RNA sequence: AAAUACCUUCGGGGCAGGGUGAGUUUUGCACGGCAAAACAAUUCCCGACCGGCGGUGAUGGGACGUGUCCCUAAGCCCGCGAGCCUGCCAUUCGGCGGGCAGGAUUCGGUGCAAAUCCGAAGCCGACGGUAUAGUCCGGAUAGGAGAAGGAUGAC
Numbered sequence: 001a002a003a004u005a006c007c008u009u010c011g012g013g014g015c016a017g018g019g020u021g022a023g024u025u026u027u028g029c030a031c032g033g034c035a036a037a038a039c040a041a042u043u044c045c046c047g048a049c050c051g052g053c054g055g056u057g058a059u060g061g062g063a064c065g066u067g068u069c070c071c072u073a074a075g076c077c078c079g080c081g082a083g084c085c086u087g088c089c090a091u092u093c094g095g096c097g098g099g100c101a102g103g104a105u106u107c108g109g110u111g112c113a114a115a116u117c118c119g120a121a122g123c124c125g126a127c128g129g130u131a132u133a134g135u136c137c138g139g140a141u142a143g144g145a146g147a148a149g150g151a152u153g154a155c
Stems, first nucleotide, its partner, number of pairs: 003152002006150005017046003023039007048135002050125002052080004060071005075123002083100007105121005127138003
């Protein structure tokens, strides 16, 4: 000290408050129904809140050898991950592929230059369940992009 079929650990946040009342229950009534009361959506409406990982980057900070290095900086710029279907191998865990689904940004300012800075206004969020869910419950004591450390170690 490159690389690596190895090991370990780590690896996601979020409805405060208000409104409505599908429906449920109970009670009453000459009762195929009607009325009243209670309960009732983190899903609807107003509003509130949240932001995985790598890259890029004109951010901010630091170091010194002063032009280099280190730390830090995007939900909506590029890419990855989680879901579903499927082929082969293995069939205990699983391994190697293929396909599908799945979202979002503008304006102004500064400036040589802004998709990242500053300001403002917006927008987005898998699948199953349930009163229509980014936030509840569930698959999930799972998986995971990857991060850190260790081991091995060409040269």